[in-house]
Context: one part of a larger RNA
RNA sequence: CGUUGAGUUUUGAGGGGAGUUCUGGGUAGUACGAGAGGACCCUCAGGAGCUAACCUCUGGUGUACCAGUUGUUCCGCCAGGAGCAUCGCUGGGUAGCUAUGUUGGUUCGGGAUAAGCGCUGAAAGCAUAUAAGCACGAAGCCCACCCCAAGAUUAGAACUCUUUUAGAUCGGUCGUAGACUACGACCUUGAUAGGCUUUAGGUGUAAGCCCCGUGAGGGGUUAAGCCAAGAAGUACUAAUUGAUCAAAUAAUUU
Numbered sequence: 001c002g003u004u005g006a007g008u009u010u011u012g013a014g015g016g017g018a019g020u021u022c023u024g025g026g027u028a029g030u031a032c033g034a035g036a037g038g039a040c041c042c043u044c045a046g047g048a049g050c051u052a053a054c055c056u057c058u059g060g061u062g063u064a065c066c067a068g069u070u071g072u073u074c075c076g077c078c079a080g081g082a083g084c085a086u087c088g089c090u091g092g093g094u095a096g097c098u099a100u101g102u103u104g105g106u107u108c109g110g111g112a113u114a115a116g117c118g119c120u121g122a123a124a125g126c127a128u129a130u131a132a133g134c135a136c137g138a139a140g141c142c143c144a145c146c147c148c149a150a151g152a153u154u155a156g157a158a159c160u161c162u163u164u165u166a167g168a169u170c171g172g173u174c175g176u177a178g179a180c181u182a183c184g185a186c187c188u189u190g191a192u193a194g195g196c197u198u199u200a201g202g203u204g205u206a207a208g209c210c211c212c213g214u215g216a217g218g219g220g221u222u223a224a225g226c227c228a229a230g231a232a233g234u235a236c237u238a239a240u241u242g243a244u245c246a247a248a249u250a251a252u253u254u
Stems, first nucleotide, its partner, number of pairs: 001151001005161006014148004020048007032037001049106006058099004065092005070085006109143003116136001118134002167245004171187005192238003195234005201227003208221005
C1' cells in the first nucleotide's frame, strides 16, 4: 500500500517439523534339529540418542538479601556502624534465568505403490502372475500427529457493532513483552506500578538492657532482628483533562 468501515473468532490452498534404535520377560527351551543349538508371529516392560516445554523436586547462578570475619580510614571515645580492599574474603540464599533436574514426544491406524509373492487367464487346445481382469506386499510416498499460514491479488468464512458514529491513534501507569518498534495488561465505572499491611520464603536468635565470669566470653529478653525481584489485600501516591483520525451506490439535511 492492497484486501473498498470496524472488532472478535476462524477455514486451510500451500509450506515446515517429526520420522531413530537397543535390551530384557512371556509365548518357549516350544516349532525345527541326531545333537549342538534354537525361532517366526503375537504380547509386556525398561533404556540409549534426538527433541519440545517447564522450574514442583535435585542442583547452579543469584554484584541493591542475611550472617560471620581480616586489614585500614572515618563517625570525639566505648559500644554500634559506614567507606575501601575481586561482591575484600567466607557460609548460606528469594524471584528470575538455567541442566546435569522434571514432564511429554519420537504412536496406533488408513490409502496408493517398489522389489517381490500370487489368483483367474488367453494369444499359443498345453503352459504361463499379464495380454483384459483381480488380490497382496516396505523404515520409503500420500494421509494421520505438531507448527506457520487469506499478499491463497482466486486477498476466503461466521458472528457482532457502525454518521446518535463503531473503532483506531496520540498521551499516561506498567510487564507475561522487549535493542527501538512491535505485542500484552490497565487508565478513577481503576488493583497498572509504587507505598502500606499480612504472608510465603531466606538468613539464623539483632540492637539496647539485665544476669554470670578477673577476662576472652556465655546466658536471658528472642525461633529474635533484618530482608530484592514472590502471593494476597488495601486507592495513600501516580495513571488528569483531553486531542486527532475515521467508510458508501447506505442514512440524514437542503